[in-house]
RNA sequence: CCUCGCGGACGGGCAGCCGCUGGCGCGUGUGGGGCGCAAGCCGUGCCGCGCGGGAGGAAAGUCCGGUCUCCAUAGGGCAGCAUGCCGGCUAACGGCCGGGGGGGCUCGCUCACAAGCGGGUUUCACGGAAAGUGCCACAGAAAAUGUACCGCCGUCCGCCCUACGGGUGGGCGGUAAGGGUGAAAAGGUGCGGUAAGAGCGCACCGCGGCCGCGGUAACGCGCGCCGGCAGGGUAAACCCCAUGCGGAGCAAGACCAAAUAGGGGAGCAGGAGCGGCCCGCUCCGUUACGACUUCCGGGUAGGUUGCUGGAGCCGGCGAGAGAUCGCCGGCCAAGAGGAAUGGCUGCCGCCCGCUACGCAAGUGGCGGGUACAGAAACCGGCUUAUAGUCCGCGAGAACCC
Numbered sequence: 001c002c003u004c005g006c007g008g009a010c011g012g013g014c015a016g017c018c019g020c021u022g023g024c025g026c027g028u029g030u031g032g033g034g035c036g037c038a039a040g041c042c043g044u045g046c047c048g049c050g051c052g053g054g055a056g057g058a059a060a061g062u063c064c065g066g067u068c069u070c071c072a073u074a075g076g077g078c079a080g081c082a083u084g085c086c087g088g089c090u091a092a093c094g095g096c097c098g099g100g101g102g103g104g105c106u107c108g109c110u111c112a113c114a115a116g117c118g119g120g121u122u123u124c125a126c127g128g129a130a131a132g133u134g135c136c137a138c139a140g141a142a143a144a145u146g147u148a149c150c151g152c153c154g155u156c157c158g159c160c161c162u163a164c165g166g167g168u169g170g171g172c173g174g175u176a177a178g179g180g181u182g183a184a185a186a187g188g189u190g191c192g193g194u195a196a197g198a199g200c201g202c203a204c205c206g207c208g209g210c211c212g213c214g215g216u217a218a219c220g221c222g223c224g225c226c227g228g229c230a231g232g233g234u235a236a237a238c239c240c241c242a243u244g245c246g247g248a249g250c251a252a253g254a255c256c257a258a259a260u261a262g263g264g265g266a267g268c269a270g271g272a273g274c275g276g277c278c279c280g281c282u283c284c285g286u287u288a289c290g291a292c293u294u295c296c297g298g299g300u301a302g303g304u305u306g307c308u309g310g311a312g313c314c315g316g317c318g319a320g321a322g323a324u325c326g327c328c329g330g331c332c333a334a335g336a337g338g339a340a341u342g343g344c345u346g347c348c349g350c351c352c353g354c355u356a357c358g359c360a361a362g363u364g365g366c367g368g369g370u371a372c373a374g375a376a377a378c379c380g381g382c383u384u385a386u387a388g389u390c391c392g393c394g395a396g397a398a399c400c401c
Stems, first nucleotide, its partner, number of pairs: 002396009012348007020054002023051005029046003033042003056372001060383002063381005068249004075279004080245005085099005100126001101124009127240002132238002134234003149179002151175010187205006206229001207227004211222004253305004263296005270284004312331008349370009
C1' cells in the first nucleotide's frame, strides 16, 4: 500500500428571499362575552410585532420488555405459553457484559499408533437420550431384541486333478477382526490369544463413577483410584426437569356539552367480575317491575384533556476487565390533531467520469451525483434498510527496510 472480516462515528455546511407551525411576551389594532352607576377590570377569537423552538439512527418492522390507564378487592390449582451453560448489569427483557464448554477449518508441538496440548479464525436454539414414546428416506445382510451380502475357520458328503499339495459344489456349526453400503454399523490403536475371531485378556486413549486440589459457579487440573463400559443420532419431535407469566390497551382512560323514543320484546333464579376450566372470594338480584344477558328500532359520534420534565440530555471526576454505577455542575432540545417542520437561488464540502498542465505528487476546467428514509402516549432492546467519508481491532499475499 492492497484485500477480507468485525466494531464504532458522521451522514451534508453557510447565506439570502418567500412560506408553515407551537411556546412566551407586548399591542392606544379588531370582534364578541362577563363584572361594574361610571371610570375601568377580567377572559377569549382574529390580526400585528418581538424573542426562542420545530423529525431519526433507524422515526421502519410490531418481534420482546416496561412506564401509565381501566377491569378490580384479587387468592389457589389445572391447562396453556415463554425461557434454558455459569456469573454479573438493568425498572425489566427472549437484551447487554464477562467467563466456561462443544463443533468446523487451519498452523505448530508431541507421539509406535490412536489419542492429546497450544495458537489463530469461525460458529452454537448450550438443561435432560440411564423416565417413557416416536423418527433415521435411499442404499445396505442389518438402522437398535435379533436376523450375515462378499468373506474367514472347523467338520461331513460329492466331483476333478494329483506334484499327496490343491481346486470346486453343497449341508451343518462357529465368527463379525477384513471388504462392501451409508451421514451414521455392536468405542479407537497396538500386542497377546484363538480353529478363525471378538474387551476374550492386557497397555494406552476414549466413556462412566469416586476422591483430592483450584474456582462464587459453569468447569478445569490430577502419569490418583475403581469399572469392560448403558451398542448410535435426534428433544426450534412428543415428553421430563427448573424458572417465570392476570387481562385489555392511548381507538387505554377522564371531563364537559348536545341529541333521541328514560322505546318495544325475550330469557332465567340466578347473573356479573376474574384470557380457557375448577375451587374460593366480592358485588347485584330473586317469581320477574330489578340487576344481568340478548334481539329489534332510534339518537349522538362535538369539544377539552391524557400529550411530553423524563428509568431525560450534556460536561467533569471517581469505581469496575466490561456491560454499567456513584458524585458534582449545567440544560429544557417537536407536541401536530387529517396531521406543521417546506420551496427557490447562490457558494462550499464529498464521490464519480472526461479533459489541460505536470516526471510524479498535485493543480485547474467541464459534466453528473449526493444514501436509507419522516414523529403520533412515552421509554429500554432486537431485527431490517443505508450513496459516501473517517476511526479502531484482527487476518493475509507481494514489495521495501

A computed fold for a 401-nucleotide RNA from a Bryobacteraceae bacterium, annotated as Bacterial RNase P class A. Rfam family: Bacterial RNase P class A. Rfam classes the family as a ribozyme. The model forms 97% of the base pairs in the Rfam consensus. It is recorded under the gene name rnpB.